[in-house]
Molecule: transfer RNA
Organism: Verrucomicrobiia bacterium
C1' cells in the first nucleotide's frame, strides 16, 4: 500500500438485516434481608454509540473521509 472485520455503560456483548424513546448479563449506589458478610429481593446511577460531514422528518443503523485494533495478500 490493497481487501476484509471489529468499535455501543467500568468489563463482556446484544441492537445495524427492514432508519423510529439506546438495551442485556456482570460490575456499582442505596434499602430490605443478617450479630456481621456472602447469598437472595426491591429500587437507582452510569452512554450524547471510534472521530469528522452527507442524506433524512427522523442516523448507533444509509452515505464519504478519516482513526484504532486485528486477520489475509504484495
Nucleotide at each position: 500500500c490493497a481487501g476484509c472485520g471489529u468499535g455501543u455503560a467500568g468489563c463482556g456483548c446484544a441492537g445495524u438485516u427492514u432508519g423510529g424513546c439506546a438495551g442485556c448479563g456482570c460490575a456499582c449506589g442505596u434499602g430490605c434481608c443478617u450479630c456481621g458478610g456472602a447469598c437472595g429481593c426491591a429500587c437507582g446511577g452510569g452512554g450524547u454509540c471510534g472521530a469528522a460531514g452527507g442524506u433524512u422528518c427522523a442516523a448507533a443503523u444509509c452515505c464519504u473521509u478519516c482513526c484504532a485494533c486485528g486477520c489475509u495478500g504484495a